[in-house]
Context: one part of a larger RNA
Molecule: large-subunit ribosomal RNA, domain I
Organism: Acidimicrobiaceae bacterium
RNA sequence: GGCCAACGGUGAAUGCCUUGGCGACUACUACCGAUGAAGGACGUGGGUGGCUGCGAAAAGCCACGGUGAGCUGCCGACCGAGCUACGACCCGUGGAUAUCCGAAUAGGGAAACCUGGCACUCGUAAUGGAGUGUCACUCCGGCCUGAACACAUAGGGCCGGUAGAGGGAACUGGGUGAACUGAAACAUCUCAUUAACCCGAGGAAAUGAAAGCAACAGCGACUCCCCAAGUAGCGGCGAGCGAAAAGGGAAGAGCCUAAACCUGACUGGUGUCAAGCCUGGCGGCGUUGCCAGUUGGGGGUUGUGGGACCGAAUGGGAGGAGCGUCAGAUCCUCCACGGAGUUACAAAUCUGCCAGCUAGUUGAAGCGUUUUGGAAUAGCGCGCCAUAGUGGGUAAGAGCCCCGUAAGCGAAAGCUGAGCAGACUCCGAUUCGUGCUCCCGAGUAACACCGGAUCCGGGAAAGCCGGUGUGAAUCUGCGAGGACCACCUCGUAAGGCUAAGUAUACGUAGUCGACCGAUAGCGAACUAGUACCGUGAGGGAAAGGUGAAAAGUACCCCGGGAGGGGAGUGAAAUAGUACCUGAAACCGUUGGUCU
Numbered sequence: 001g002g003c004c005a006a007c008g009g010u011g012a013a014u015g016c017c018u019u020g021g022c023g024a025c026u027a028c029u030a031c032c033g034a035u036g037a038a039g040g041a042c043g044u045g046g047g048u049g050g051c052u053g054c055g056a057a058a059a060g061c062c063a064c065g066g067u068g069a070g071c072u073g074c075c076g077a078c079c080g081a082g083c084u085a086c087g088a089c090c091c092g093u094g095g096a097u098a099u100c101c102g103a104a105u106a107g108g109g110a111a112a113c114c115u116g117g118c119a120c121u122c123g124u125a126a127u128g129g130a131g132u133g134u135c136a137c138u139c140c141g142g143c144c145u146g147a148a149c150a151c152a153u154a155g156g157g158c159c160g161g162u163a164g165a166g167g168g169a170a171c172u173g174g175g176u177g178a179a180c181u182g183a184a185a186c187a188u189c190u191c192a193u194u195a196a197c198c199c200g201a202g203g204a205a206a207u208g209a210a211a212g213c214a215a216c217a218g219c220g221a222c223u224c225c226c227c228a229a230g231u232a233g234c235g236g237c238g239a240g241c242g243a244a245a246a247g248g249g250a251a252g253a254g255c256c257u258a259a260a261c262c263u264g265a266c267u268g269g270u271g272u273c274a275a276g277c278c279u280g281g282c283g284g285c286g287u288u289g290c291c292a293g294u295u296g297g298g299g300g301u302u303g304u305g306g307g308a309c310c311g312a313a314u315g316g317g318a319g320g321a322g323c324g325u326c327a328g329a330u331c332c333u334c335c336a337c338g339g340a341g342u343u344a345c346a347a348a349u350c351u352g353c354c355a356g357c358u359a360g361u362u363g364a365a366g367c368g369u370u371u372u373g374g375a376a377u378a379g380c381g382c383g384c385c386a387u388a389g390u391g392g393g394u395a396a397g398a399g400c401c402c403c404g405u406a407a408g409c410g411a412a413a414g415c416u417g418a419g420c421a422g423a424c425u426c427c428g429a430u431u432c433g434u435g436c437u438c439c440c441g442a443g444u445a446a447c448a449c450c451g452g453a454u455c456c457g458g459g460a461a462a463g464c465c466g467g468u469g470u471g472a473a474u475c476u477g478c479g480a481g482g483a484c485c486a487c488c489u490c491g492u493a494a495g496g497c498u499a500a501g502u503a504u505a506c507g508u509a510g511u512c513g514a515c516c517g518a519u520a521g522c523g524a525a526c527u528a529g530u531a532c533c534g535u536g537a538g539g540g541a542a543a544g545g546u547g548a549a550a551a552g553u554a555c556c557c558c559g560g561g562a563g564g565g566g567a568g569u570g571a572a573a574u575a576g577u578a579c580c581u582g583a584a585a586c587c588g589u590u591g592g593u594c595u
Base pairs, nucleotide, nucleotide: 001594002593003592004591005590006589007588008587009586015580016545017544020516021515022513023512024511025510026509027508028507029505030504031167032166039101040100041099042055043054044053046079047078049075050074051073061095062094063093064092065091066090070083071082072081106115107114108113116135117134118133119132120131121130122129137164138163139161140160141159142158143157144156145155171202172200173199174198175197176196182189186236212219213218223250224249225248226247233241234240254497255496256495257441261298262297263296264295265294266293267292268291269290270289276285277284278328279327280326281325282324283323303475305440306439307438308437309435310433311432312431313430314429316335317334318333319332320331321330337428338427339426340425341424349423350422351421352420353419354417355416356415357414358413360409361408362407366382367381368380369379371378383400384399385389391403392402393401446470447469448468449467450466451465452464456482477492478491479490480489481488532539533538552579555566556565557564558563
């Protein structure tokens, strides 16, 4: 020095474990913000580094409930000082306080800082100073002023507004909009009306009460699911793309305007033998009249076309109105009666009851053992409960030891209810007939050219949406039924609102897993978006385990210490905080053997 064996060191694999993740499902909940959000900075404890909580009233203050003996949060002890049956700590509900930055909004600014005006208060002999409140912009409403230019308008100023701004994981409507890829190359095509970016909205959004579908029979807003169906179709008829109606379900809800006509107000024009003042007679008034425009009220809302106007019929009671009086008709108000209602159809709010949520509470039934063990929940023996044998803990496998579980019960306060009732509020003309007199959404429909989206790539290409141009009709009207025409059928465009069924899951609660078990599972089981890197956008770790219980080794010895040897604890210390198990590489010690 090689090899072998045993025993160690180092090292961390493996096994076992789980505080953390992942996924699925269910229910709930779903917007926050100038009354200053989301997110932060800085502070705040008797001693306080980090986390958590809180805000100069600062691990907290007040009130009301719950609970009931301890408490002064965690890492994390210790010292000190206290609180508590006059109910602390803790849990829930409501309130108070809530520095500075941040939309950030008095002005500025290199975020968490600097500097002001005004009012009131404090302070100083006075100045400087301190405290509280207020002071951005836009929009909306009202008022006052007020140019060019007479009225006017623009502009300016003041007052009022719980108006807007900024944030939000995914979902949602819209706008802009790729490429890799596939086509075995590639250009139409595909990927894809995707990704990404931008705008808007909400707890959902969007859509929505037929100018619809259908087919000789009919349906009756919209949305979503199943199916129709990988069908009909589209397609360098390649790759591929790919409906709709019908049928079956979930849910269910319908409404308001524009116009015709009547009428109030304002503005402009016109009008003096007048017209007009509800009608008739008498009297009286007379720029009150007529036309046009704007605006308000009534009326009206439909496709077996509807409405206006005109005529007729019916319609509870009381009071009032018009230039005066008498009669008639009309209109208005109130009461009664009837109907409806807070998510559309008008719009606020309150009360009671009921149900649920936000703390809680009751909750059955087992003992023995001189078996093993450190420890009984194991073994053995004899029992019991069960609307409860899901689960977790307790020194090893516990229905009956503890927490729970099944099943019940419970709220001072707040919240929710598309539950009920009341208060309250709102509304109350219907029918028939006739005339074909008026109205029925205009730079619209349609057409031409050019684009886009629909299963539809321009095609035989309808229908829908957009740009440019041309440019109708009013019910004997207009549109559609996949070129177009006829017949037939369906509908009624060019204004608006609308719950539910649907999507999603940042969030709350719960259940489950042929999901992971610390190089796995979220990047993060631990001071994790931390340390660290980068000017920055951004990138981004490693790191779990003593033991049942610290019982964490008093005391002695060696050593400066580190560390170790005894002693002691413990079931175990080769479980000693460098701590469960402790593989291999690698390094040794002892013995054997070979050279």